[in-house]
Molecule: Bacterial small signal recognition particle RNA
Organism: Anaerolineae bacterium
RNA sequence: GGGCGGGUCCUGUGCAGCGGAAGCCUGUGAACCUGGUCAGGGCCGGAAGGCAGCAGCCAUAAGCGGACACUUCCGGGUGACACAGGGUUGCCCGGCCGAU
Numbered sequence: 001g002g003g004c005g006g007g008u009c010c011u012g013u014g015c016a017g018c019g020g021a022a023g024c025c026u027g028u029g030a031a032c033c034u035g036g037u038c039a040g041g042g043c044c045g046g047a048a049g050g051c052a053g054c055a056g057c058c059a060u061a062a063g064c065g066g067a068c069a070c071u072u073c074c075g076g077g078u079g080a081c082a083c084a085g086g087g088u089u090g091c092c093c094g095g096c097c098g099a100u
Base pairs, nucleotide, nucleotide: 001097002096004094005093006092007091008090009086010085011084012083013082014081015079016078018075019074020073021072022071023070025066026065027064028063034059035058036057037056042051043050044049
């Protein structure tokens, strides 16, 4: 000096990580307009008994919180990761060839 391969660079996928949302878990949660049980009282009945049902109690919907191990989805100025592809001006690394 020449040429080759790899890295740096780019893209995609996977994985990991981060963030968000939902699910799962949990708390709260309805004067009546949810459910159950319905004291008292009410209604029907001669009675036995029956009916509806407020408060209370229990449960729950939407909603609002908590927790966030796990699952799903979404996102990226994430990655000493894997695979595939691209690029290769420059820089770095390693062989090869040639000249002095």